[in-house]
RNA sequence: CGGGCCGUGGCGCAGGGGUAGCGCGCACGCAUGGGGUGCGUGAGGUCGCUGGUUCAAAUCCAGUCGGCCCGA
Numbered sequence: 001c002g003g004g005c006c007g008u009g010g011c012g013c014a015g016g017g018g019u020a021g022c023g024c025g026c027a028c029g030c031a032u033g034g035g036g037u038g039c040g041u042g043a044g045g046u047c048g049c050u051g052g053u054u055c056a057a058a059u060c061c062a063g064u065c066g067g068c069c070c071g072a
Stems, first nucleotide, its partner, number of pairs: 001071007010024004018055001026042006048064005
């Protein structure tokens, strides 16, 4: 320098055009004498960033930043 993959709540991941969810964790409640554990409720994310396409973008396109891998 060129190419590929990845970037989404605190962590690990799903979602590949119709307004973002799962597990763990966290807070509260119930069950227990208490803990562990189980169940319920809730908080928490402008989807790396900037632009474009579209009635509508996490999703498609361009650029850019970061991580990993391959080549030179």